About this RNA: Transfer RNA from a Clostridia bacterium, 80 nucleotides, folded computationally. The organism belongs to Clostridia, within Bacteria. Its mean pLDDT, the model's own confidence on a scale to 100, is 81. It was read from a public genome assembly. Its Rfam family is "tRNA". Rfam classes the family as a transfer RNA.
[in-house]
RNA sequence: GCGGGUGUGGCGGAAUUGGCAGACGCGCUAGACUUAGGAUCUAGUGAGAAAUCGCGCAGGUUCGACCCCUGUCACCCGCA
Repeated sequence: GCGGGUGUGGCGGAAUUGGCAGACGCGCUAGACUUAGGAUCUAGUGAGAAAUCGCGCAGGUUCGACCCCUGUCACCCGCA
């Protein structure tokens, strides 16, 4: 240099016919239980007062985009 893959809450990781973003697990917070802690159980857990915003970043297409298109950044694999 060329080709391919990956990027989503604090972490891992789902969602591909373009139509409610974050299922599920971990962690965290509160409560129950306990002398206390652990384990277990229950509830909550992106931002914001709300309108709204949020899928690496910036644009575009569309009534509507994590999803399609263009550019770009980081990492991984292969080729040279």